[in-house]
SAM riboswitch aptamer (S box leader) from a Thermomicrobiales bacterium, 107 nucleotides, folded computationally. It was read from a public genome assembly, where an Rfam model found it. The source organism's lineage runs through Bacteria, Pseudomonadati, Thermomicrobiota, Thermomicrobia and Thermomicrobiales.
RNA sequence: CACUCAUCCAGAGGGGUGGAGGGACCGGCCCGGCGAAACCCCAGCAACCAUCUACGCGAUAUGCGUGGUUACGGUGCUAAAUCCGGCAGAUUUCUGGAAGAUGGGUG
Repeated sequence: CACUCAUCCAGAGGGGUGGAGGGACCGGCCCGGCGAAACCCCAGCAACCAUCUACGCGAUAUGCGUGGUUACGGUGCUAAAUCCGGCAGAUUUCUGGAAGAUGGGUG
């Protein structure tokens, strides 16, 4: 980087450096000198990978699925539903999709 699978209305911030942008893109609407991005430190959230475990499937490979458990480790995350919309269908609020993000797998 490409493909694929799962999840995305929950949750969780202080300090230092820095000094004007940021919320992916476009349109809105917001956040920001009462200090943006970025980097560092500490803290936290969550439970994808991971640990332990119950049950089921399966008919041996410590395989697969569901539920529970733990939080040392690998990631991720800590304004607003992925901030809202974008395309399609029904109808004024839904459903599905696209795009994006994160993780697992494969190349």